Molecule: SAM riboswitch aptamer (S box leader)
Organism: Flammeovirgaceae bacterium UBA5585
RNA sequence: GAUUUAUAAAGAAGCGCUGAGAGAACAGGCUCGGUGAAGCGCUAGCAACCAUUUCAAAAUGAAAAAGGUGCUAAUUCCUGCUCCCGGCAAGGAGCCGAGGAGAACUAUAAACC
Numbered sequence: 001g002a003u004u005u006a007u008a009a010a011g012a013a014g015c016g017c018u019g020a021g022a023g024a025a026c027a028g029g030c031u032c033g034g035u036g037a038a039g040c041g042c043u044a045g046c047a048a049c050c051a052u053u054u055c056a057a058a059a060u061g062a063a064a065a066a067g068g069u070g071c072u073a074a075u076u077c078c079u080g081c082u083c084c085c086g087g088c089a090a091g092g093a094g095c096c097g098a099g100g101a102g103a104a105c106u107a108u109a110a111a112c113c
Stems, first nucleotide, its partner, number of pairs: 001113001003111006013043005021032003026080004044072003048069003052064004081102004085097004
């Protein structure tokens, strides 16, 4: 890096160095940012998967803790694709609705190549 599976409406901050941007990609929005963005470091915290421990004989499940990763603005910040629903129109096409469901993309974990 590729593939598969599972999960994604919850949860969780301070300090230091830096100095202008950031929120995955592209586009449109909308937010956050010198009352310091992103990045790096230290400490703290959260608790999804794997591992560990306990409760059940096992599977599944529940609880604990925080070892391996991960994470700590806003639903993956919202939308874009398909179908459905509602309204306008009414022969219907079409237009509007950040309405519903599903995909796709992305992120995280585990397995495997």